A computed fold for a 581-nucleotide part of an RNA from an activated sludge metagenome, annotated as large-subunit ribosomal RNA, domain I. The RNAcentral record of the full RNA draws on SILVA. Rfam family: Bacterial large subunit ribosomal RNA. Rfam links the family to the GO terms ribosome and structural constituent of ribosome.
Context: one part of a larger RNA
Formats: sequence, C1' cells, structure tokens
RNA sequence: GGCAGACGGUGGAUGCCUUGGCGCUGAGAGGCGAAGAAGGACGCGGUCAGCUGCGAAAAGCUUCGGGGAGCCGCUAAACAGGCUUUGAUCCGGAGGUGUCCGAAUGGGGAAACCCGGUCCCGGUAAUACGGGAUCACCCGGCACUCGAUUGUGGGCUCAAAAGGGGUGAGAUUGAGCUCAGAGUCGAGUGUCGGGGGCGAACCCGGGGAACUGAAACAUCUCAGUACCCGGAGGAGAAGAAAUCAAGCAGAGAUUCCGCAAGUAGCGGCGAGCGAACGCGGAGGAGCCCAAACCCGGGUCAAAUUGAUCCGGGGGUUGUAGGGCCCCGAUAUGGGAUGUGAGAGGGUAGCGGAAGGACCUGGAAAGGUCUUCCACAGAGGGUGAGAGGCCCGUACGCGAAACUCCGACACGCCCUAGGGGAACCCUGAGUACCGCGGGGCACGAGGAAUCCCGUGGGAAGCCGGGAGGACCAUCUUCCAAGGCUAAAUACUCCUCAGCGACCGAUAGUGAACGAGUACCGUGAGGGAAAGGUGAAAAGCACCCCGGGAGGGGAGUGAAAGAGUACCUGAAACCGUUUGCCU
Repeated sequence: GGCAGACGGUGGAUGCCUUGGCGCUGAGAGGCGAAGAAGGACGCGGUCAGCUGCGAAAAGCUUCGGGGAGCCGCUAAACAGGCUUUGAUCCGGAGGUGUCCGAAUGGGGAAACCCGGUCCCGGUAAUACGGGAUCACCCGGCACUCGAUUGUGGGCUCAAAAGGGGUGAGAUUGAGCUCAGAGUCGAGUGUCGGGGGCGAACCCGGGGAACUGAAACAUCUCAGUACCCGGAGGAGAAGAAAUCAAGCAGAGAUUCCGCAAGUAGCGGCGAGCGAACGCGGAGGAGCCCAAACCCGGGUCAAAUUGAUCCGGGGGUUGUAGGGCCCCGAUAUGGGAUGUGAGAGGGUAGCGGAAGGACCUGGAAAGGUCUUCCACAGAGGGUGAGAGGCCCGUACGCGAAACUCCGACACGCCCUAGGGGAACCCUGAGUACCGCGGGGCACGAGGAAUCCCGUGGGAAGCCGGGAGGACCAUCUUCCAAGGCUAAAUACUCCUCAGCGACCGAUAGUGAACGAGUACCGUGAGGGAAAGGUGAAAAGCACCCCGGGAGGGGAGUGAAAGAGUACCUGAAACCGUUUGCCU
C1' cells in the first nucleotide's frame, strides 16, 4: 500500500409525514377608480428587527348584531403595565378616520419631494406661522358675453350683364351702408354631468410579422397566428332574410354542438388549405325608426294657398305593406319596463345521539369481555389504530344591519278586423359598372356573393335584388336606418367538494420573512432553504477544557431523539483485526 471483516466519522439518499401546490366539479361573483383605484413610500406597539394589521383618531375608533371567559396578532418567550359577566379579546353588518406618492388632477419634479394662487378660521401689534376648503385637461348639456358667417325682411344710396314689359311712374337683379329678427360656426366665462387609470382569461374592431413547412426557394405555408393599438361586458360578437332551397316540393333570425366530410372544391393541382346545402340536437323572440298623411309650434314670404325646421300622432312590409276613403271594434292578450309588499338566499352563529371494565404499553384509540347510538360508521384531532373523548357529521334552527333574488300587486309600454280606389310613400352619389385591392375553403379563375379606394352612375312598385359569369323563363326575397334575451367563451376572485394528481431535486419560481436573497446601468434574470419530542420535560448540579466540545448526573418510552436534533444509504475519511505484497 492492497483486499476482507468489525466499529466509527462525514454525508443527506431512502422510508414515513405535510402547513404547500396541481387539476377539476357545483354554486357565487364577474369588476375597482376623481367620493382618488390597483400598487406603493413613510409611519403607528411600553421594550419592536421582520411578517401581519392599521393611518397622525395609526396591531386601532363608533355603532348594531353574534358569542360567553378569558384577553393585550405571528416569529417569541420575558419584563413592565393594563382590559374583562356594567360582557372584554374574538366573529359578522354598517359607519368614522385614512399622512405622502401613484390616472394624480393648483404649478413643478430625479414617484413618495419642492413651490404657489384664492376664500375662510386660528394666531400676531402687524408680518410670520398653523389649519380647512378650493384651483389640471378633454367631451357634452344649459346660461351669459364676444367674434365670424349664412339666409330673410325694412330703410337709404348707387349701378345696368341677361330676360321681360314698354318708354313712364316703376319693376327685376346686383353692390354698399344701416336696422330688425333667426340659423350655423368659433372663442371665453359660469354651472351641472361624464371621461381619464388599473384588472387573469374570455370578446369585437384597427394594424400585423418571421422562424418554420414546401426536405432549396419566390406564389403558397406558418397565419390573420405571435405581437402592438382601440373598445365593450359579465359576457362579447351575431341576429329577424333584397336568406336558403328547388325533387312533384319546401324551409323560415342569430349563436353553439354532432354529422354531412377530410366530401365538394381550392392549390408552384406542390406543400398544403378546406367549405356549404341538408339532417340531428342546445336554445328559442321578436321589435323600433325614416317616408307618405294629420295636428301644433318657430323662421321667412304671403290678406289665405307655400317653403323649411322642430315636437306630437300615424306607420314599418313582399301571398307586398302603409298613407288616403268607407264600414267595424274600445276588448283581449303580451312585455326585454319602474316601484313596492312578501317568501327565500348570502354575509356572524346555535342545537346536535351513543361506553365501561380488564390486559399490554411511556401513552390505548390496540387486544379481550360486555354494552349503546345511528336521518350521524364523511373527515380531522387526541401520547398508537376512537361511530359513542374533542372538533365535527346527518338532521333541525338563526339576523339588529347590509345585500341578492323577486311568485304577487300597482304603475308604465305594446297589441285587433273587413272593403274600396290606384292619387301619394316605402332608406341615392345608394345599387350597379370600369379600374385597383381585400374578404369569402375559392391563389383572377368561367368567379357569382361581401367590403374598401378611385372614376362613372340607375330604376324607384307597370319597381328592385338573388338563385356561382351572362341571358330568358321560373322561383324566391325587398338592400342602401336601428335595437334585441337564451343556448356560447373565460376565471384574477369567494364558498363547498372531489382526485388510479405531487409529496420537499417532486408539486407553483416560492410548503420556510419568495418574486425574497443575490446578479444586472437597465429591460430583466432569479435561487437555496421543511421534520427534536406526546409534552421543552430543551440537560439543575459535578468533572476535563481558555473555549468549542466532551464525561457523569438528571429528563424522557427512547438522548446512538440534545435544538449541527425522525429514519440516516452511498461516495469519501478513519480506528482496529486478519491475509497478501
């Protein structure tokens, strides 16, 4: 030195555990904010570093309920001092307070700071100083003021291009000045209301990649994805046919799911993209304007007729409908609407059955014997494995206050029919067309359909669109205005529950003072780290040692459980024994 055995050290694997995670189900909630949010800074405790809570009224104040004996949050004990059956601590409802920053909004600013104006109050002899209120910007309504401008009318002056009249008073048109009244636009002031910012995903809109795939690459694909911006809500979007269909017929808003179907198609016909009709389900709802016409009012003109605007009535569709005229009806049915009563729910809680003995053990819930409850034998805890010990569970009950829902009542809103005539209305720079693009599964294709830009530009009910170029026939529908629950999507959050989910290198990055320590100028990156014991009973006292540490003693079931603490593998390092060299 090697090998082997034994015994240790080191180390922290493994097993067991779980306060934390992960996924899902049901219900709720689906927003907060200028009445100052989200998020922070700085403070607040007798002693206070962090966490938690709170805001100069500062681990809290008031009040109304609950509750019933202890309490002054946690790490975290102690000292000091208090509170409490005149009901504290604690739990819930409603209030009060709420520094400074932050949309941050009086002005500024290197966030948590600096500097002001106005009014009021305190204070001073007066300043100073202190306190309270108020002062950003944008949009809208109303009022007032000012300016600009457009019609109209009156008065005065002037002029004559066209047309008409006709030769003259004058009329028409235009210009200027002035007056009246109206409209429009702009500015200012005042006042009232709204907006602003934040928020996990979901939704709609405006913009919009590349890697990649095509085994290269350009059309194409990835993909209208990621990402940026705007907007909305508990959902959003869409939505009541100018839709489909078509066989001899028929369907009847939208949305979502299953099929149709990886079909028809599209496609450097490559890669790949990829419907619809129809059928089955979920859900189910249909409405309101504009216009004709009538009434009233404003302005202008006019002795009345008219033009235009505003308000009310009327009216809302395609087998056309409505206006208009005639006849008839005044009821019925419905609602997506307001208020209220009442039942119920939520936000604290309350009641809630039934066991003993012996044995083992440190400890009984284990074993044995005997017994009880059960609308409760879910679960957790208790010194081990408890239906009957504790908390609970089944079941039953409960709210001063706030709140949700809201059968029902009242209010409000909506709601008929028949005939006639063929006069009026039924959404225009629209439909459509050319050109250029985009969207449709459809890449310009025979390319319909939808949208945008640009240039043209209808009919108007004897009308118009569509049925995949286009035309006819036929069928079907009525564009160029608007609203609309439910079925659908999502989960930052609350409550209840579940798991052939994890169990500390796992599960969230984070079971622990974690988005912390630490790194980075910054955007940003981003850890490690759980376990004594049933109970600290956390080793009084003695000994060695400067201490660390150790040996006794003591506690404990165990100390080879001693806070470097459950178990304590291996690498690695020793001590000792044997063998070999």